[in-house]
Context: one part of a larger RNA
RNA sequence: GGAUGAACGCUGGCGGCGUGCUUAACACAUGCAAGUCGAACGGUGAAGCCAAGCUUGCUUGGUGGAUCAGUGGCGAACGGGUGAGUAACACGUGAGCAACCUGCCCCGGACUCUGGGAUAACAGUUGGAAACAGCUGCUAAUACCGGAUACGAAACACAAUCGCAUGGUUAGUGUUUGGAAAGAUUUUUUGGUCUGGGAUGGGCUCGCGGCCUAUCAGCUUGUUGGUGAGGUAAUGGCUCACCAAGGCGUCGACGGGUAGCCGGCCUGAGAGGGUGACCGGCCACACUGGGACUGAGACACGGCCCAGACUCCUACGGGAGGCAGCAGUGGGGAAUAUUGCACAAUGGGCGGAAGCCUGAUGCAGCAACGCCGCGUGAGGGACGACGGCCUUCGGGUUGUAAACCUCUUUUAGCAGGGAAGAAGCGGAAGUGACGGUACCUGCAGAAAAAGCGCCGGCUAACUACGUGCCAGCAGCCGCGGUAAUACGUAGGGCGCAAGCGUUAUCC
Numbered sequence: 001g002g003a004u005g006a007a008c009g010c011u012g013g014c015g016g017c018g019u020g021c022u023u024a025a026c027a028c029a030u031g032c033a034a035g036u037c038g039a040a041c042g043g044u045g046a047a048g049c050c051a052a053g054c055u056u057g058c059u060u061g062g063u064g065g066a067u068c069a070g071u072g073g074c075g076a077a078c079g080g081g082u083g084a085g086u087a088a089c090a091c092g093u094g095a096g097c098a099a100c101c102u103g104c105c106c107c108g109g110a111c112u113c114u115g116g117g118a119u120a121a122c123a124g125u126u127g128g129a130a131a132c133a134g135c136u137g138c139u140a141a142u143a144c145c146g147g148a149u150a151c152g153a154a155a156c157a158c159a160a161u162c163g164c165a166u167g168g169u170u171a172g173u174g175u176u177u178g179g180a181a182a183g184a185u186u187u188u189u190u191g192g193u194c195u196g197g198g199a200u201g202g203g204c205u206c207g208c209g210g211c212c213u214a215u216c217a218g219c220u221u222g223u224u225g226g227u228g229a230g231g232u233a234a235u236g237g238c239u240c241a242c243c244a245a246g247g248c249g250u251c252g253a254c255g256g257g258u259a260g261c262c263g264g265c266c267u268g269a270g271a272g273g274g275u276g277a278c279c280g281g282c283c284a285c286a287c288u289g290g291g292a293c294u295g296a297g298a299c300a301c302g303g304c305c306c307a308g309a310c311u312c313c314u315a316c317g318g319g320a321g322g323c324a325g326c327a328g329u330g331g332g333g334a335a336u337a338u339u340g341c342a343c344a345a346u347g348g349g350c351g352g353a354a355g356c357c358u359g360a361u362g363c364a365g366c367a368a369c370g371c372c373g374c375g376u377g378a379g380g381g382a383c384g385a386c387g388g389c390c391u392u393c394g395g396g397u398u399g400u401a402a403a404c405c406u407c408u409u410u411u412a413g414c415a416g417g418g419a420a421g422a423a424g425c426g427g428a429a430g431u432g433a434c435g436g437u438a439c440c441u442g443c444a445g446a447a448a449a450a451g452c453g454c455c456g457g458c459u460a461a462c463u464a465c466g467u468g469c470c471a472g473c474a475g476c477c478g479c480g481g482u483a484a485u486a487c488g489u490a491g492g493g494c495g496c497a498a499g500c501g502u503u504a505u506c507c
Stems, first nucleotide, its partner, number of pairs: 001507004006503005013374006019367002021332001026330003030327003035074003040071002043068001048063007081285003091209007100202002105198008113147004122137006149179001153177006160169003184189001211257003218248003223245008260282004264275004287308005310321004338364001340363003346360001347358004377407004387398004411448001413443005421434001424431002451496005456477003462491005472479002
């Protein structure tokens, strides 16, 4: 000098764009943050409409389908948060899988035949303070379970061909395995099953790369390899049985400490050094530890089970909970915001759609926390007012500064008009949170808007008074003991400016 997720002191006009718990991965009141589909299904059946009856405003029937919980489907594995752990194939980069999976989506092929038994809801009933649970009975499906069908698919065997190869590919034969479900509108869609390919996403393996420590020198028994088996979507000591005795290490094993990694960011002429807030990619975690279930996908933040700590309810028998989601509270701390508005846009889930949900997101609020822009007036105005300060008492300086004159009106203020964002969505009518915002026009009046640090040298900027090694200053050198440009105050000056200084950290 530059930089910061900064803090502190003094000060503070406006706007735009960003950023905002770095500490206790401490504990959390309250609300919201993941639902949706009636075009899968059985119930419930409101409004409205129609008809009948009569006690003329009610009853009954039909239609109609709002609504509600349930069965079922899809989603809930995304999105959002945090950085605890992790020195590791976690990350980055480059390869490989002849060892793999992939719901929804796209392009194809074939099929969609035929049966069955339940169960929730519901009704009845029982237990319980509650959470909830039990028993009996009824019922449906795109829920569940059979049977048939095999062009194609999978496994094995034989042959050909290709490959460095464990093997791949092609076609043929034989054996075995093995599937389906309808619904609605309306006359075309949408689904279901098996299967080939694509796309996307993931899994696994390897080379290389990036912290400190030798005051850690030896480490290792599923350890290293083999055979066989199990397991997995898949390779593999991943696991197991048996066999061999190996494997790693001064090119730093093993141990200890620290740490999420990267694109990037800061600095620097560069080499390099530092760093990993925001934004983007990957990883890990979800009160602590462990476990599996469901599923295409999890060992699953707002799912389940067990154990533990903590909190809450209780009729003491038993139950409930997990903000490192968005707000918010307590606590810790030098320190970090609103219990806001809206789904209008973008995106996501469900749905044929309307639409519903969405603290993702879009916005608004708070904070000079940062960057950028603008303003606090402009021109004229005295051989120079008053006052202040200094003085050699002549004057100098503050200073064209003020007053005064002539103008201007950005921003703020007031009034009127007033968007784009919607080329979207919707059959149409219509539809904007931001927002009466931005912006435009007009009005009045210099009107409402300047501070902070420094002035011994480094380092731009000096005098007076007070103080008297005192009080104090200080980044270093050093000032102060009676003439202090270094302390304190004043006048003046210098520098930056809605900021200026200080502290901390990095280059």